This is a predicted structure of a 254-nucleotide part of an RNA (large-subunit ribosomal RNA, domain VI) from an uncultured Chlorobiaceae bacterium. It was read from a public genome assembly. Its Rfam family is "Bacterial large subunit ribosomal RNA".

Context: one part of a larger RNA
Parts: sequence; structure tokens; C1' cells
RNA sequence: CGCAGGAAAUUUGAGAGGGCUUGUCCUUAGUACGAGAGGACCGGGACGAACAAACCUCUAGUGCACCAGUUGUCACGCCAGUGGCAUAGCUGGGUAGCUACGUUUGGUUGAGGUAAGCGCUGAAAGCAUCUAAGUGCGAAACUCGCCUCAAGAUGAGAUUUCCCCAUCAGGCUCCAGGAAGAUGACCUGGUUGAUAGGCUACAGGUGUAAGCGCAGUAAUGUGUUUAGCCGAGUAGUACUAAUAAGCCGAUCGA
Repeated sequence: CGCAGGAAAUUUGAGAGGGCUUGUCCUUAGUACGAGAGGACCGGGACGAACAAACCUCUAGUGCACCAGUUGUCACGCCAGUGGCAUAGCUGGGUAGCUACGUUUGGUUGAGGUAAGCGCUGAAAGCAUCUAAGUGCGAAACUCGCCUCAAGAUGAGAUUUCCCCAUCAGGCUCCAGGAAGAUGACCUGGUUGAUAGGCUACAGGUGUAAGCGCAGUAAUGUGUUUAGCCGAGUAGUACUAAUAAGCCGAUCGA
């Protein structure tokens, strides 16, 4: 842009893609079979391997604007306390997110037509013969069934609800953002507002701040103190910013 008005929601499925794996053990049963040695079909159950998808509760990794410790040096006049630089200076941890080594789930069962093969009936060919007419079974393969996409399927489908002609339905630009994203796009919100930031509370991380008191000559320890600080998390709260405005669009759908 189209699908001859607009919006929202639910769908049909032409068509396309994915998946389809397999082992060991127990039991049936030391049964059938076999002189013995050995040793089943069929059926029932358990546990796995590899693979795949989703997710982050657990475990683990990362986590360069989180917390703490610490070395050298410079600065804040000095002490104390901080900050800069040194691979993020180094080290120990670590929220969200993203991940796997983690968790959960999956392949089943079934229907139809068949292949090789096995048959039934049965002539040509008085017999025989699965085949010539007819007819029954039969595979991880095929078509369905399972999962995903799907009406640009221009053959543009269907259903439900609502709105509309100047008192203009709806959309876009714009703005606050996002479990969406290279940009477009998509999704949420735009004061009739919790969209982001801030603030408050909580969760969670780190691990007990500074200052002051006490003990000690001091290093240091200890009390105040399960403190202080804190990125992405969960709620609440209009304090800040989503203001204002512009553009397209019309005669119930030729």
C1' cells in the first nucleotide's frame, strides 16, 4: 500500500515447516523349544542415553554505575574520612537480566492405503496355482493424527461487538517507556494518568558504616550496630517528565 468506511476481538485452513530415535534391567519364565549346552516370541513394568523445546524455583556461571577488604601513588591544608589512577589496580562475594553444567516437558497410543512378504477363493490349463476377475493381512517408510506458522490463499475468506458525515469515527506525527528492538516495526502509556524517573516500604546483596564512648603506650579490639550502603526486582505514591499542537481521513461506504 492492498483486501472499496473505521476500530477491536475471535477464528477457518489452501499451503508450509517441525517432530518421528534408541539402550539396559525386572517380570512373564529358567516357561515354550532343546538330549544337553543353552534359551525365546507375545505381553506388563522400571531406569537411562543422545536429541529437542521452554524456563530460571534449585545448583552453577557471568554480572565494567552493587557491597566489602587491601597495595602503591597523587589530591582534598593536616589528623580522621574520602576521591582519582594503576587490566574493572588486585582480592572475596553478588540482585535483575542472559545462560547451562540446572529444572520441567516431549517422541507414545491410534486410523487409512500400501511395499517386500504371507494368504483365501480361483480359472486360463477337468490337476495345481496368492492373480488373470474377486478378496484378506502386512513396515521405523506414505497420507492423516501431534506441535508451530499461515487469508498478499490479490481466489485477499468467516463470525461477534462497537463507531461514523462538520457537534468529524479513526489513524499518524510527537512525547514517557518496554520482558520489543540494528533502524523501521511490535507492545504499554500520555493527566479521566502509575509509562519512566524520584521518594517510601519490602525483597535481595554485602557483612556490622561514619562519628562518639570504653580498653590498650600503640597496632588494634569492643559498644552504639543483624549496622551502613545498595544497578536492573515487587508494591505504593502524581513530586518531575508524558504539555501544547499539527497532519491525514467523510457524506452508511463507489